[in-house]
RNA sequence: UUUCCCGGAGAGAGCCGCAUCGGCCGCCGAAGAGGCAAACCUGUCACAAAGGUCGGACAGGCGAAACUUUCAGGCAAAAGGACGGGGAA
Numbered sequence: 001u002u003u004c005c006c007g008g009a010g011a012g013a014g015c016c017g018c019a020u021c022g023g024c025c026g027c028c029g030a031a032g033a034g035g036c037a038a039a040c041c042u043g044u045c046a047c048a049a050a051g052g053u054c055g056g057a058c059a060g061g062c063g064a065a066a067c068u069u070u071c072a073g074g075c076a077a078a079a080g081g082a083c084g085g086g087g088a089a
Base pairs, nucleotide, nucleotide: 001089002088003087004086005085006084007083012025014024015023016022017021026075027074028073032071033069034068035067040061041060042059043058044057045056046053047052
């Protein structure tokens, strides 16, 4: 990493229509996807003027999550499900 077993949360079995489809409103955060903090890197300025500065200011790069966005997905059961435990390759 793949696969099998067990556990595994949230939120309307919402409303309307010409009803395998389309429209409208409310909501969830745990498939997936996007966003960012420190640290680090680079440049400029400043200081220094010899090397330079674990330091300062600004800009750019990089940058995680269960945070955040809600694009995707989801809101009876089933399925799915981050993550955790176990078996196999």